[in-house]
Context: one part of a larger RNA
RNA sequence: GGCGUAUGGUGGAUGCCUUGGCACCGAGAGCCGAUGAAGGACGUUGGAGCCUGCGAUAAGCCCCGGUUAGUUGGCAACCGAGCGUUUGACCCGGGGAUGUCCGAAUGGGGAAACCCAGCACCAGUCAUGUGGUGUUACCUCCGCCUGAAUGUAUAGGGCGGUUGGAGGGAACGUCGGGAAGUGAAACAUCUCAGUACCGACAGGAAGAGAAAACAAUAGUGAUUCCGAGAGUAGUGGCGAGCGAAAUCGGAAGAGGCUAAACCUCAUGUGUGUGAUACCCGGCAGGGGUUGCAUGUGGGGGGUUGUGGGGCCGUUUCGUGUCUGUUCUGCCGAGCAGGCGCAUUCGCGCAUUGGUGAAGUCGAAGUCAGUUGGAAAGCUGUGCCGUAGUGGGUGAGAGUCCCGUAGACGUAAGCUGUGUGUGGGUGUGGAAGCGGUACCCGAGUAGCACGCUACUCCUGGAAUGGCGUGUGAAUCUGGCGGGACCACCCGUUAAGCCUAAAUACUCCUCGGUGACCGAUAGCGGACAAGUACCGUGAGGGAAAGGUGAAAAGUACCCCUGGCGGGGAGUGAAAUAGUACCUGAAACCAUACGCCU
Numbered sequence: 001g002g003c004g005u006a007u008g009g010u011g012g013a014u015g016c017c018u019u020g021g022c023a024c025c026g027a028g029a030g031c032c033g034a035u036g037a038a039g040g041a042c043g044u045u046g047g048a049g050c051c052u053g054c055g056a057u058a059a060g061c062c063c064c065g066g067u068u069a070g071u072u073g074g075c076a077a078c079c080g081a082g083c084g085u086u087u088g089a090c091c092c093g094g095g096g097a098u099g100u101c102c103g104a105a106u107g108g109g110g111a112a113a114c115c116c117a118g119c120a121c122c123a124g125u126c127a128u129g130u131g132g133u134g135u136u137a138c139c140u141c142c143g144c145c146u147g148a149a150u151g152u153a154u155a156g157g158g159c160g161g162u163u164g165g166a167g168g169g170a171a172c173g174u175c176g177g178g179a180a181g182u183g184a185a186a187c188a189u190c191u192c193a194g195u196a197c198c199g200a201c202a203g204g205a206a207g208a209g210a211a212a213a214c215a216a217u218a219g220u221g222a223u224u225c226c227g228a229g230a231g232u233a234g235u236g237g238c239g240a241g242c243g244a245a246a247u248c249g250g251a252a253g254a255g256g257c258u259a260a261a262c263c264u265c266a267u268g269u270g271u272g273u274g275a276u277a278c279c280c281g282g283c284a285g286g287g288g289u290u291g292c293a294u295g296u297g298g299g300g301g302g303u304u305g306u307g308g309g310g311c312c313g314u315u316u317c318g319u320g321u322c323u324g325u326u327c328u329g330c331c332g333a334g335c336a337g338g339c340g341c342a343u344u345c346g347c348g349c350a351u352u353g354g355u356g357a358a359g360u361c362g363a364a365g366u367c368a369g370u371u372g373g374a375a376a377g378c379u380g381u382g383c384c385g386u387a388g389u390g391g392g393u394g395a396g397a398g399u400c401c402c403g404u405a406g407a408c409g410u411a412a413g414c415u416g417u418g419u420g421u422g423g424g425u426g427u428g429g430a431a432g433c434g435g436u437a438c439c440c441g442a443g444u445a446g447c448a449c450g451c452u453a454c455u456c457c458u459g460g461a462a463u464g465g466c467g468u469g470u471g472a473a474u475c476u477g478g479c480g481g482g483a484c485c486a487c488c489c490g491u492u493a494a495g496c497c498u499a500a501a502u503a504c505u506c507c508u509c510g511g512u513g514a515c516c517g518a519u520a521g522c523g524g525a526c527a528a529g530u531a532c533c534g535u536g537a538g539g540g541a542a543a544g545g546u547g548a549a550a551a552g553u554a555c556c557c558c559u560g561g562c563g564g565g566g567a568g569u570g571a572a573a574u575a576g577u578a579c580c581u582g583a584a585a586c587c588a589u590a591c592g593c594c595u
Base pairs, nucleotide, nucleotide: 001594002593003592004591005590006589007588008587009586015580016545017544020516021515022513023512024511025510026509027508028507029505030504031168032167039102040101041100042055043054044053046079047078049075050074051073061096062095063094064093065092066091070083071082072081107116108115109114117136118135119134120133121132122131123130138165139164141161142160143159144158145157146156172203173201174200175199176198177197183190187237213220214219224251225250226249227248228247234242235241255497256496257495258441262300263299264298265297266296267295268294269293270292271291278287279286280332281331282330283329284328285327305475307440308439309438310436311435312434313433314432315431316430317429320339321338322337323336324335325334326333340427341426342425343424344423345422346421347420348419349418350417351416353415354414355413359408360407361406365381366397367380368379369378370377382399383398384388390402391401392400446470447469448468449467450466451465452464453463456482477492478491479490480489481488532539533538552579555566556565557564558563
């Protein structure tokens, strides 16, 4: 020096464990914000720090409810000083008060958490300085005042107001913009993909939605979602690829309101002596810019595709009652209002209805023996079970503890029922026949050109949408049925609203797992978005385990200390805060063999 064996050291694999994660299911909730949010800064406990809570009333203040004998949050003890024990502390739930400074941040400014103000009132001072409370951003809306060119006006300006907005938020949604890596085995049309990403806006869902729809000689009857149809029909440098619909089976199920014609009221503008016209109609009297045309606004009317409505005439059924009014009187007709009736919405009250916070009750061995440090193990023998899910307790506990099955409980809120009161709507139309041809959504439809969405890459290219230009018709009208035409069929555009079935989960509660078990599982089981890195945007760790219980080694000895030897605790100390197990590499010691 090598090899081997043994004993240690180092190291932290492995095994076991879990406070943390991951995925999903059911139910709930689906917003917060100028009454100042989300998120922060700085403070705040008798005693340093971090976390949590809270805000100069600062681990808290007040009220109500629950439950209780202890208690002053966690790491985390110790000391001090308290609070409370049926006159109820701490704790749990509901409501309220306070809530520094920044932040949409909003009195002005600003390099966030800072600086500097005006006004009103108050405190203080001899007075000034000073301090406190409130208020003062912008836009929109409403009201009032003022007010140019320009006479009336308007624009503009000012004041007031409890109109509303602004900002944040995980995904889902609608809309506006909109790539490239890639694939095509290269690449340009194409694909990836209307994806990622950016922006705007909304809701608990959004969007869509009551046929100018499909279909095909038979019919369906708003929309949405799922399964099939179907990787079909198509489309495609006919390459790569992309890719429907009708129809059928299901989930859910709901339909409504307007514009116009016509009547009427108010108002603006233009025009207007003809006492014609007009003032509901008839007769008589009376009025004198009341008229006519046109614009705007309100009310009535009207809403459809076996076309509908208006207006005129007519027929049938029906039509609660009272009052007022349409210049006056009479008759008729119309309009308005009250009461009643019907319907709907809100508010109040009651409720020995339901649901609902904290919460309450909840069976049966601490039986014997035995091993052990410890019994819940083993042996024997009982008991409960609408409870033998689960967790804890010194090792596997139905019967020890918490629970579990089951039963119970109430505030607010929600909901049901009853009753009172107030508001809205309806209260007169419905049906038929005949006539009339007044209306039925216009810079629209269509067309041309350029794009685009559709299975559809311009193709024979319909249909929908956008831009530029041009530019109809009103039912004897218009659009569609994949160029176009005819016939036939369907439908009625150019206005609006609409629950459910559907999508998602930042969040709350409950549950589940042939999910992970500390290099795994979230980046994060620990002071984790921390330490650290970066000017910044941003990047981003490592790090769990004594023991049943600290019983965490009094005392003695060596030592400057660290560390160790005795002694003691403990079942165990080779479990000693470098702590469960403690592999390997590596290091050392002892012995053996070889050189």

The part of an RNA shown here (large-subunit ribosomal RNA, domain I) has 595 nucleotides and comes from Nocardioides limicola. The prediction has a mean pLDDT of 81. Rfam family: Bacterial large subunit ribosomal RNA. Its family is annotated with ribosome and structural constituent of ribosome in the Gene Ontology.